RNAcentral holds the full RNA, with entries from ENA.
This is a predicted structure of a 311-nucleotide part of an RNA (large-subunit ribosomal RNA, domain IV) from Thamnoclonium dichotomum.
The coordinates come from a structure-prediction model, not an experiment, and the mean pLDDT is 81.
Context: one part of a larger RNA
Order: sequence, then structure tokens, then C1' cells
RNA sequence: UUGUAUUGAAGGAACUCGGCAAAUUAACUCUGUACGUUCGCAAUAAAGAGAACCGUAAAAAACGGUAACAUAAAAAAGAAGUAACGACUGGUUACCAAAACCACAGGACUCUGCAAAUUAUAAAUAAGUAUAGAGUCUGACGCCUGCCCAGUACUUAAAAACGACAAAUUUAAGUUUAAGCUUAAAUUAUAACUUUAAGUAAACGGCGGUUCUAACUAUAAGAAUCCUUAGGUAGCGAAAUUCCUUGACGGGUAAAUUCCGUCCUGCAUGAAAGGCGUCACGAUUGCUUCACUGUCUCCAAUACAAAUUCA
Repeated sequence: UUGUAUUGAAGGAACUCGGCAAAUUAACUCUGUACGUUCGCAAUAAAGAGAACCGUAAAAAACGGUAACAUAAAAAAGAAGUAACGACUGGUUACCAAAACCACAGGACUCUGCAAAUUAUAAAUAAGUAUAGAGUCUGACGCCUGCCCAGUACUUAAAAACGACAAAUUUAAGUUUAAGCUUAAAUUAUAACUUUAAGUAAACGGCGGUUCUAACUAUAAGAAUCCUUAGGUAGCGAAAUUCCUUGACGGGUAAAUUCCGUCCUGCAUGAAAGGCGUCACGAUUGCUUCACUGUCUCCAAUACAAAUUCA
């Protein structure tokens, strides 16, 4: 000097991207327990009491005695508030990521009548039969899920047109004993596709611009006009989405680009690629408070190792 431990005056997060690391708390008995809530929980919430009492002794330690269900040797939760995301338990990048990703119960659509659909095949589906099986999306629960079928896709329907190898029949030619074979022509019956129309968005997807207007000003319920298949409804909103931006106002701080609430001017929110809420849950993420501490002010000492120096 480094490593691993232990201890530390005064202060107590001033450290730092960030309380990372460390410290605090901890068992048992009793008291007591808020907001919220799907009434189950939240909850070991929080907060507090108990580590004895009597005698000897100035006091402590020590010794002796007494009582109780309960007097923590060691091991053994720090706590609270708020917001985001995901309902939850569960699963995941074997060997840098455990998560807001996947799954999930619940919801919806589509296909399938059984020699089922699905599948290249075998198999499976299933010794099942639409309360079944398969595919896709969403993801507990609560309130809901708006408008557009012009485009693409799918479904259905109809007349006409387009559209064929193969097959059957007839005829002709060649060959032949030939019913056959080869070539050519004609006739018969035609499929999908293409086209048209209609339907379908919890199918792929999409959901405007300009100008003017109210007796202060401002704003525009309203009016006009252009375009469109239809012009974004409810809700939410500087958001895990906001460029300008450290938006504006309020809260919290002595002081905050973070955080919480509100506003709406949404560069570029929005309804099952679900929208908005939400108790409980989370080694998730942001912010705050109390407690606690060598994280720090500012380092010091001790033990054991290693390294180094001298012999």
C1' cells in the first nucleotide's frame, strides 16, 4: 500500500447518476392499528409496553432469594407516502438483461357437419363431434369500445365475355386381318381465374383544409367554401408518446431540467396493434419523508492475509 473483517469524536446523505455499499430493524407475550377496498384484504400496517422484583451496597458489578403463559445467546423484516407499468401465482435471454417481455383466467372474430377443418406427409387432432376441434387478436375486474367498405383482403350472387390439358363421339388419311395405333378436322360437356354487384373493420387499414363572424378586448356556439370512403366520438393528454421545452400555473425545497396536481397550444393521443380507471400483488421504474449509519466533511486505529523493504 492492497484485500477481508471490527471500532469510531462532532455532524448525519453534505457522498453519488442513484443511499450503491454499509448501518438500522428483527424472536416471543401484551396493547394498538390509518387511507383505500373487488369486503377477501390492506396488516406483523403504523405506533407503544415487557429484558424483571426483593435483600446486601454510596452507585455499578457481583452474590443470594422470589414470581410469570411470556424475561430475543447466535440465526432472524428498516418503516411510511406518492406516481408509472403489468391485474394476480407462474415462465424467460443455460454463461452480462427477470422486465413494462411471454403466459394466464376472462373477451371477441374466423374456419370445421366428421371420410371435419387444421397439416407437404406420416402422425396428431380423437377412441373427441359445434358447451367440440383448429387459427388469429386482446388480456383479471369496473365503465366502455365511436365514424369509414373508396383501396387491399375475405364471403356471397348473377348474366355476358374470357378461359383446357385430358376425356367421349363422328369423319378423313396412313398402316393393317383389325375391333387397334398415328395424324388432322368437327362436335359434346365445360373449372378456377378475370369483370360486375352486394356484404364484412374485436379483417389489413383510415379517421381534412381555408375564410369570416358576438356592442371593450379576446374567443367563436354560428356562417361560407374546397376536398374526401369517412373526416378522431367517449376518454386521456408536455404522457414510457411533447420537437419547440427547463411550456404555463400551483405544491413540495433556503434553492429542483427530476417529482406530484392542473391547463390543452396533442411537432406526431385515442378506443380489443384496445381507451380510461382500479383493491391486492412486484428482487420492476421515478420522486419524497422518518429511522439509520465512515457514502461523505476527513479520515484514523486494530486483527488477519498478501505485497514491499531490511537482516

It is recorded under the gene name rnl.